[in-house]
Context: one part of a larger RNA
RNA sequence: UUGGGUUUAAAGGGUGCGUAGGCGGGUGCUUAAGCGUGAGGUGAAAGCUCGGAGCUCAACUCCGGAACUGCCUCGCGAACUGGGUGCCUUGAAUGUCCGUGCCGUGGGAGGAAUGUGUGGUGUAGCGGUGAAAUGCAUAGAGAUCACACAGAACACCGAUUGCGAAGGCAUCUCACGAACGGAUGAUUGACGCUGAGGCACGAAAGCGUGGGGAUCAAACAGGAUUAGAUACCCUGGUAGUCCACGCAGUAAACGAUGAUAACUAACCGCUGGUAAUUAGUUUAUCAGUGGCCAAGCGAAAGCGAUAAGUUAUCCACCUGGGGAGUACGACCGCAAGGUUGAAACUC
Repeated sequence: UUGGGUUUAAAGGGUGCGUAGGCGGGUGCUUAAGCGUGAGGUGAAAGCUCGGAGCUCAACUCCGGAACUGCCUCGCGAACUGGGUGCCUUGAAUGUCCGUGCCGUGGGAGGAAUGUGUGGUGUAGCGGUGAAAUGCAUAGAGAUCACACAGAACACCGAUUGCGAAGGCAUCUCACGAACGGAUGAUUGACGCUGAGGCACGAAAGCGUGGGGAUCAAACAGGAUUAGAUACCCUGGUAGUCCACGCAGUAAACGAUGAUAACUAACCGCUGGUAAUUAGUUUAUCAGUGGCCAAGCGAAAGCGAUAAGUUAUCCACCUGGGGAGUACGACCGCAAGGUUGAAACUC
């Protein structure tokens, strides 16, 4: 390279937007670049190959044919691809109406719990464990009552639920913003799909500056356990955990399953709409979210209209294990480190 693959064997980019590129709905006319066909020119000779001939045969040599699958020019054809032009409405988008949600950003409000402070009542323990001890407490702890303050998180509802591109999102309320679904079929008329580079977003931990600091808690200290115990258990406890702005850019960033479109039996739920029939509420339909299965697929487990089935287009990625996501180089970063990413050697 051809071919084969990517849920779990190696392999889907963390996610989106989008540039180039690739691919692209129905129909009429046209063009003739691709495509098909015919002719002409060229495609040196030798070689290869076919037929024949000459050296006694062969190797070798000679003659003739074919071939040289290519390139150029001209003519013809018009189904398909491409170009041009006109029309269409199913794809796509817009408008109008209705609806949905823990979707985002900013503001305001609330109660429970926790801790602390002050005061009251009150007295000898509290706390913790397998058992203890460290620790707290007669300078009055723990318990209990009242008041006050602080920070963080929002019990029940809660779900096999919902929303979001992913990360993720949950007390109540207001404002602003976005999205999605249905109905309508008014408007545009293929405006579409994918997307190398690029740009943006991106949990937790971490970093910078400034705040904040209730709880919990790496590090650290002490008490236990133990042969030891740099742990598991206990008492404390600093970064951090929270906020603003900036950086970082990684995760089992998982459905370990890329995006889009079409097609392929049933049955049972849930969420949101719409329509009809009704009144028992049921049926139909669209979008989503689950269960179980026919066909089919799969090495099996299993998947099965939310496909891992049958097809099409585009992107990403894989090619034995270790060495190694390492070294070197480059780019990015304040750093930590990230991205790209080998080889020797070895089995």
RNAcentral holds the full RNA, with entries from ENA and SILVA. This is a predicted structure of a 347-nucleotide part of an RNA (small-subunit ribosomal RNA, central domain) from an uncultured rumen bacterium. Its mean pLDDT, the model's own confidence on a scale to 100, is 87.